[in-house]
Context: one part of a larger RNA
RNA sequence: GAGUAGCGAUAAGGAAGGUGAGAAUCCUUCCCGCCGUAAACCCAAGGUUUCCUGAGGAAGGCUCGUCCUCUCAGGGUUAGCCGGGGCCUAAGCCCAGGCCGAAAGGCGUAGGCGAUGGAUAAUCGGUUGAUAUUCCGAUGCCAGCUCGUUAUCGUUUGAGAGAUGUGGUGACGCAGUAGGGUAGACCAUCAUGGUGGUGGAAUACCAUGUCCAAGCAUGUAGGAGGAAGCAUUAGGCAAAUCCGAUGCUUCAUAACUCUAAGGUGUGAUGGGGAGCCUCCAAGGAGGCGAACUGGUUAAGCCCACACUGCCAAGAAAAGCCGCUAUCGAGAUAACAGCUGCCCGUACCGUAAACCGACACAGGUAGGUAGGGAGAGAAUCCCAAGGCGCGC
Numbered sequence: 001g002a003g004u005a006g007c008g009a010u011a012a013g014g015a016a017g018g019u020g021a022g023a024a025u026c027c028u029u030c031c032c033g034c035c036g037u038a039a040a041c042c043c044a045a046g047g048u049u050u051c052c053u054g055a056g057g058a059a060g061g062c063u064c065g066u067c068c069u070c071u072c073a074g075g076g077u078u079a080g081c082c083g084g085g086g087c088c089u090a091a092g093c094c095c096a097g098g099c100c101g102a103a104a105g106g107c108g109u110a111g112g113c114g115a116u117g118g119a120u121a122a123u124c125g126g127u128u129g130a131u132a133u134u135c136c137g138a139u140g141c142c143a144g145c146u147c148g149u150u151a152u153c154g155u156u157u158g159a160g161a162g163a164u165g166u167g168g169u170g171a172c173g174c175a176g177u178a179g180g181g182u183a184g185a186c187c188a189u190c191a192u193g194g195u196g197g198u199g200g201a202a203u204a205c206c207a208u209g210u211c212c213a214a215g216c217a218u219g220u221a222g223g224a225g226g227a228a229g230c231a232u233u234a235g236g237c238a239a240a241u242c243c244g245a246u247g248c249u250u251c252a253u254a255a256c257u258c259u260a261a262g263g264u265g266u267g268a269u270g271g272g273g274a275g276c277c278u279c280c281a282a283g284g285a286g287g288c289g290a291a292c293u294g295g296u297u298a299a300g301c302c303c304a305c306a307c308u309g310c311c312a313a314g315a316a317a318a319g320c321c322g323c324u325a326u327c328g329a330g331a332u333a334a335c336a337g338c339u340g341c342c343c344g345u346a347c348c349g350u351a352a353a354c355c356g357a358c359a360c361a362g363g364u365a366g367g368u369a370g371g372g373a374g375a376g377a378a379u380c381c382c383a384a385g386g387c388g389c390g391c
Base pairs, nucleotide, nucleotide: 013031014030015029016028017027018026032388033387034386035385040368041367042366046348047347050346051075052074053073054072055071056070060068061067080141081140082344083343084342085341087118088117092113093112094111098107099106100105122139123138124137125136126135142340143339144338145337146336148335149334150333151332152331153330160327161326165323166322167321168320169319173310174309175308176307179303180302181301184297185296186295187294188293190209191208192207193206194205195204211271212270215266216265217264218263222259223258224257225256226251227250228249229248230247231246232245233244235243236242272292275288276287277286278285279284311314354363355362370382371381372380373379
């Protein structure tokens, strides 16, 4: 220079009370304002204790500070079922032998690793200051084990198991519109509570609520397939009763098989539930508990890439279901009992906690996304919820 520029979105604050040495800035309450396909909620990456409680105020915080994502101390993340591993494979990577190469090494078979994909058994409620599909309660499910109990079947006239082999399935694009349904929403009904200054209105008005899963049983709207039987069989690297191929017969607007949302019943004599009562150190704790019904509308969700159309022609393997090779003396079912490993799990996550040197108007995959008006996820106003952007 200069007590100058600036104090980081023009969403906005005001009042009262409290705490305190000290308050525009911390806490509580009441008004006001802002977002509301977000400035709400869940979650991946990334961060790595920032989470919660108590205490503190030097520094950090663009002011202040009794406050904090700061400092100190203590505490907090609970799983057979969620995600990952003990399963599978893709791109890609590693590569025994092998080929190549002055060396280092390169390529690559068998084999392996590798999710962003496949497979895979749990829901509702309650609870903490901080975790919960993990704890607790209730109701389930999956895999395995058992000298257990009962029943049935079988031991060469073979119960049953069964591949690393073989076949099927798994198994797949995009666009479009039609149907069925559900979530959700709205209206009515019903229940509980209330009725306030002026006028009206108590067969009235207002406020709040009117809810519930997996599992099990049933097998529906709908969708797909010609189906079944017998015989033969140089194919499926051996075998096969399986698959394929061939022939015959029967039935084909059907029957049959497969698939399939949802609904209904049960789960539930349970849970939740507006509100009410009691106690209180005023933070909270305990208890009781009504109605819980019908209709309308309706999805970017489910049936389901099911159907139709199109061209750019849209993974693999495990798993699962058959088949036999083979093994084979016990096996199967119900009930009962038992077992169930390792890692993650706090918190932020369109952000003051990630990437940007900052508490930075930037960037950041996925899911949910209510009401009025509207074609609409546009736009405006609102709900739940969250904020008023640290002078």
RNAcentral holds the full RNA, with entries from SILVA. The part of an RNA shown here (large-subunit ribosomal RNA, domain III) has 391 nucleotides and comes from an anaerobic digester metagenome. It matches the Rfam family "Bacterial large subunit ribosomal RNA".